[in-house]
RNA sequence: GCUUCCAUGGCUCAGUUGGUCAGAGCGCCGGUCUCAUAAUCCGGAGAUCACCAGUUCGACCCUGGUUGGGAGCA
Numbered sequence: 001g002c003u004u005c006c007a008u009g010g011c012u013c014a015g016u017u018g019g020u021c022a023g024a025g026c027g028c029c030g031g032u033c034u035c036a037u038a039a040u041c042c043g044g045a046g047a048u049c050a051c052c053a054g055u056u057c058g059a060c061c062c063u064g065g066u067u068g069g070g071a072g073c074a
Base pairs, nucleotide, nucleotide: 001073002072003071004070005069006068007067010026011025012024013023019057028044029043030042031041050066051065052064053063054062
């Protein structure tokens, strides 16, 4: 330099058929329970879907570019 994959709550990841609420586990906060702690159970907060533009009535999703990371080739 070329090709390709990835980027979604604090962490690990789902979600590609373009519309239906952006979800799960862990973690965090409050409650329940206990003499107490943990576990269990209930509830809650937490996301500019990496960034910029475009297409579209409508974009996490399609297109172009940028940034960061991984792999391969030279």